Annotation: This is a predicted structure of an 89-nucleotide RNA (c-di-GMP-I riboswitch aptamer) from an Anaerolineae bacterium.
[in-house]
RNA sequence: AAGCGAUAAGAGCAAAGUCAGCGAAAGCUGGCGGCGCAAAGCCACGGGUCUACAGUUGCUGCGGCAACCAUGACAGCCAGGCCGCCGAA
Numbered sequence: 001a002a003g004c005g006a007u008a009a010g011a012g013c014a015a016a017g018u019c020a021g022c023g024a025a026a027g028c029u030g031g032c033g034g035c036g037c038a039a040a041g042c043c044a045c046g047g048g049u050c051u052a053c054a055g056u057u058g059c060u061g062c063g064g065c066a067a068c069c070a071u072g073a074c075a076g077c078c079a080g081g082c083c084g085c086c087g088a089a
Stems, first nucleotide, its partner, number of pairs: 004087002012037002017032006035076001041082003046078002048074003055068005
């Protein structure tokens, strides 16, 4: 240095749920919480997943309804990129 990862040391993050706020929604932010995580740090530009306000199309009993659609999201779904703490075997 690369690989690897412990019942080591010191730190860190925080699922579900819940409260408050934002948002049309998915979801996000903060408090509580703690399922888990050695990258559960960052990147949505590959695949995947979620949502559908607006828009388009169709129907309509004119009140609306349905389908499509990412420009909205998810990095704690997979692959990839960038960066990083510790050191038993």

Rfam family: c-di-GMP-I riboswitch aptamer. Gene Ontology term of the family: cyclic-di-GMP binding. Lineage of the source: Bacteria > Bacillati > Chloroflexota > Anaerolineae. The sequence was found by an Rfam model in a public genome assembly.